[in-house]
RNA sequence: UUUAAAUAAAGGCAAACCAACUGAAAAGUUGGGACGCAAAGCCUCCGGCCUAAUUCAGUAAAAAAAAUACUGAAAUGGUAGCGGGGUUGCCGGG
Numbered sequence: 001u002u003u004a005a006a007u008a009a010a011g012g013c014a015a016a017c018c019a020a021c022u023g024a025a026a027a028g029u030u031g032g033g034a035c036g037c038a039a040a041g042c043c044u045c046c047g048g049c050c051u052a053a054u055u056c057a058g059u060a061a062a063a064a065a066a067a068u069a070c071u072g073a074a075a076u077g078g079u080a081g082c083g084g085g086g087u088u089g090c091c092g093g094g
Stems, first nucleotide, its partner, number of pairs: 012037002017032006035081001041087003045084003048079003054074007
């Protein structure tokens, strides 16, 4: 540097979807349910992606302001079953 890395055993988790609840939303929790997963256990440190309550800017009507509608930008929100990273585990073979 290249190739290969099995076979089992005991189990574990739970996608879509449905119901209820929480949330502005994304999404989450509980119960049912299994698409799949050798970490699909846990943790937002890094990147990506999703949402925009809220803030800013613009447009429309209005024509002073405020309010309304639309558009754009921005997580402090989310995704660990999008990756990277950290960390803890079951069994077998070396």
Predicted 3D model of a 94-nucleotide RNA (c-di-GMP-I riboswitch aptamer) from a Deltaproteobacteria bacterium. The sequence was found by an Rfam model in a public genome assembly. Its Rfam family is "c-di-GMP-I riboswitch aptamer". Rfam links the family to the GO term cyclic-di-GMP binding. The organism belongs to Myxococcia, within Bacteria.